Context: one part of a larger RNA
C1' cells in the first nucleotide's frame, strides 16, 4: 500500500520446495530347473550400513553465577572462619539448557499415466502382422500419495464470529466544525526453551508474567559451632550434615499501576 466497511480466529491449497538410497539373513526350498556341479523367478519374516529430522529418558561432553579438595600469597587485629588474586589459580565431580558418540521416527504401500518390452483383435497386403483405426499388460524413472511453505494466488478465496444507525453546508467528486471514538490494535509494563534488531509467543491485580520466599527435586559429599581421643598432624560424635544456578510446584511479599494513541459513524 492493495485485496471497495472495520476488526479477530479458524482454513481451502493454485503453486512451490523437502523426501526418494541400500546390504545381509532366515522361509518358500535344497523345491522348479539340471546328468552332476550347483541352484532359482514369485511370495512372506528379520535385521543391519549410509542419510535426514526430532528429542534429552538412558549413555556420555559442555556446564567461567552449583559443591567440594587443594599450593603460594594478602587481607578481615590474634585462633578458628571466610574472602581477594594467581589461566574459572590448579584439580574431582555436577543441575537447568545446548549437544552426540546417545535415544525415537522416516525412505513405504497404493493408485494413474508410460519406457523398453510382452500381447488382444485387425486390415492395408483374401495370408501374415501387438498398429494403420482400437484394447490391455509392463520399472527405483514420470504424476499423486508422505512432510514443509503456502491467497500479492492482483483471478488477492472460503467459513465462524463481534462492531458502528449524529449534525450541517454543497450536491459531482466532496466539505466543515459541533457531537461521537465502537470492534479491535498499538504504545508502555512483566517476561520467554521466541530473538541481532524488527517480529513471534505468555501475562499486566477479574492477576503465578518475572523477581522473593515457601516446600521438593537434583548435585556436591558428612558444613560452621561445640564435645570426646590424641604431645601432634588429625580421627569420631552432633551428621548423609552443610550449600544448593537455569529445574518442578505453590504463595500476590516485589514489580506488570495509572493512562495515551491509532481505528469510526453501514460502507465506490
Nucleotide at each position: 500500500c492493495g485485496c471497495a466497511g472495520g476488526a479477530g480466529g479458524c482454513u481451502u491449497g493454485a503453486g512451490g520446495g523437502g523426501g526418494u538410497c541400500u546390504g545381509u539373513c532366515c522361509u518358500u526350498a535344497g523345491u522348479a530347473c539340471g546328468a552332476g556341479a550347483g541352484g532359482a523367478c514369485c511370495g512372506g519374516g528379520a535385521u543391519g550400513g549410509a542419510c535426514a529430522a526430532a528429542c534429552c529418558u538412558c549413555u556420555g561432553g559442555u556446564g567461567c553465577g552449583c559443591g567440594g579438595a587443594u599450593u603460594g600469597u594478602c587481607a578481615c587485629g590474634c585462633c578458628a572462619g571466610u574472602g581477594g588474586c594467581a589461566c574459572a589459580g590448579u584439580c574431582c565431580g555436577g543441575u537447568a539448557g545446548c549437544c552426540a558418540u546417545g535415544u525415537u521416527u522416516g525412505g513405504a504401500a497404493u493408485g494413474g499415466a508410460u519406457a523398453a518390452c510382452c500381447g488382444c483383435u485387425g486390415a492395408a497386403a483374401g495370408c501374415a502382422u501387438c498398429u494403420a483405426a482400437g484394447c490391455g499388460g509392463g520399472a527405483a524413472a514420470c504424476c499423486a500419495g508422505c512432510c514443509c511453505c503456502a491467497a500479492g494466488a492482483u483471478a488477492a478465496g472460503g467459513c465462524c464470529u463481534c462492531c458502528c444507525g449524529g449534525a450541517a453546508c454543497a450536491u459531482a467528486a466532496g466539505u466543515u466544525c459541533c457531537c461521537u471514538g465502537a470492534a479491535g490494535g498499538u504504545u508502555c509494563g512483566u517476561c520467554g526453551g521466541a530473538g541481532a534488531c524488527u517480529a513471534c509467543g505468555a501475562c499486566g491485580u477479574a492477576g503465578a508474567u518475572a523477581g522473593g520466599c515457601u516446600g521438593g527435586g537434583u548435585g556436591u559429599g558428612u558444613a560452621a559451632g561445640u564435645c570426646c581421643g590424641g604431645u601432634g598432624a588429625c580421627g569420631g560424635a552432633u551428621u548423609g550434615a552443610g550449600c544448593u544456578a537455569a529445574c518442578c510446584a505453590g504463595u500476590a511479599c516485589u514489580a506488570a499501576u495509572a493512562a495515551a494513541c491509532c481505528g469510526u459513524g453501514a460502507g465506490g
A computed fold for a 268-nucleotide part of an RNA from a Candidatus Aminicenantota bacterium, annotated as large-subunit ribosomal RNA, domain VI.
RNAcentral holds the full RNA, with entries from ENA.
Lineage of the source: Bacteria > Bacteria candidate phyla > Candidatus Aminicenantota.